[in-house]
Context: one part of a larger RNA
RNA sequence: CGCAGGAGAUUUGAGGGGAGCUGACCUCAGUACGAGAGGACCGGGUUGGACGGACCGCUAGUGCACCGGUUGUUCCGCCAGGAGCACCGCCGGGUAGCCAUGUCCGGAUGGGAUAAGCGCUGAAAGCAUCUAAGUGCGAAGCCCACCCCAAGAUGAGAUCUCCCACCGGGUCAACCGGGUAAGACCCCAGCUAGACCAGCUGGUUGAUAGGCCGCAGGUGUAAGGGUGGCAACACCUUGAGCUGAGCGGUACUAAUCGGUCGAGGG
Numbered sequence: 001c002g003c004a005g006g007a008g009a010u011u012u013g014a015g016g017g018g019a020g021c022u023g024a025c026c027u028c029a030g031u032a033c034g035a036g037a038g039g040a041c042c043g044g045g046u047u048g049g050a051c052g053g054a055c056c057g058c059u060a061g062u063g064c065a066c067c068g069g070u071u072g073u074u075c076c077g078c079c080a081g082g083a084g085c086a087c088c089g090c091c092g093g094g095u096a097g098c099c100a101u102g103u104c105c106g107g108a109u110g111g112g113a114u115a116a117g118c119g120c121u122g123a124a125a126g127c128a129u130c131u132a133a134g135u136g137c138g139a140a141g142c143c144c145a146c147c148c149c150a151a152g153a154u155g156a157g158a159u160c161u162c163c164c165a166c167c168g169g170g171u172c173a174a175c176c177g178g179g180u181a182a183g184a185c186c187c188c189a190g191c192u193a194g195a196c197c198a199g200c201u202g203g204u205u206g207a208u209a210g211g212c213c214g215c216a217g218g219u220g221u222a223a224g225g226g227u228g229g230c231a232a233c234a235c236c237u238u239g240a241g242c243u244g245a246g247c248g249g250u251a252c253u254a255a256u257c258g259g260u261c262g263a264g265g266g
Stems, first nucleotide, its partner, number of pairs: 001152001005163007015149004021049007033038001051106005059100001061098002066093005071086006110144003117137004166178004183261004187203005208254003211250005217243003224237005
C1' cells in the first nucleotide's frame, strides 16, 4: 500500500514445512517343516539404541551484584570489626534463569490409489492365456491421517461484536480539506517477549517495575556481650546473622498531565 466504510476478536485451510529409523528378549513353540542336525511364518507382549520435541520436580552443571572460610598487602589512628587489590585472589557451597548427563513425550494406528508380484472372469486364436474390454489383492514407498506455518490464497475467504449517514469547499460528481466515533498509536512502568522492530502485561477505576513487609530457598550459628582457657581457641546468647533474580502482600516511589491518527461507503 492492497484486501470497495472504519474497527476489535475468533477462525477456515488453498498451499508449504516437519516427522517417517531400528535392535534384542518373552510367547506362540522346540510347534509347522525336517531322517536328523536344526528350526519358522502369522499374531500377542516386554525392554533398549540412535534421532527429535518439550520441561527443570529429581540427578548433575553453570550461577563475576548470594553466604561462608582463608593467604599476602594497603587503608579505616590502635584493638576488635571491616573495605580495596591480588584471574571472581584462592577455596567450600549455592536461589532464579540457562541447561544435559536428568525427566516426560514422539515414530503409532487407520483409510485411499498403486509398484514388482499373485489372482478372477475372458476373447482375439472353439483350446490356452492375470488383459485386449472388465475386475480383485498387494510395499518401510505415494496421497490422506499426526505436528507446525499459513488469506499478499491480489482467487486477498468466513463468523461474531463495536462505531456510524458530521462540518466546509467543489463542475454540488469524482474528489479535496477539517473536527470526531468505535478503535489504534505516540509516551511511560515492565517481561512470559526480544538484535532493532515486533509480541505480551500494565499505566492511579493501578500490583507493571522498584522499595518495604512476610515466606520460600541459600549459606551455616553474625556483631556485641558473657563463661572457660596462659594462649590458639571453645561454649552460651543463636539454626544466629546476612541473603541477586523466586512466591505472596502492601500504593511509599515511578507508570503524572497529555498528544496524534482514525469512518461518512453500496
Molecule: large-subunit ribosomal RNA, domain VI
Organism: soil metagenome